[in-house]
RNA sequence: AUUUCUGGAGAAGCUCACAAUACGUGGGUGCCGAAGGUGCAAGGCCGCAAGGCCAAAUCUCUCAGGCAAAAGGACAGAAGU
Numbered sequence: 001a002u003u004u005c006u007g008g009a010g011a012a013g014c015u016c017a018c019a020a021u022a023c024g025u026g027g028g029u030g031c032c033g034a035a036g037g038u039g040c041a042a043g044g045c046c047g048c049a050a051g052g053c054c055a056a057a058u059c060u061c062u063c064a065g066g067c068a069a070a071a072g073g074a075c076a077g078a079a080g081u
Stems, first nucleotide, its partner, number of pairs: 001081007012029001014028005030067003036063001037061001039059001043054004
């Protein structure tokens, strides 16, 4: 790094339209942060200097995603490659 198993939070089962043996699709408003993505510090490097480059996150932004269940899910534990 990766596979399997287990645990795993938050936030409207809002509203309108379409559809119609349904749980969907699109719009509107309100919200969430733990897939992914954005941004930044300390610090380091170059430079006479001005500056430039690198630079983390569970922080930040909410682009994406999500807001009953299901699915997903950072991260953690166990077993394996």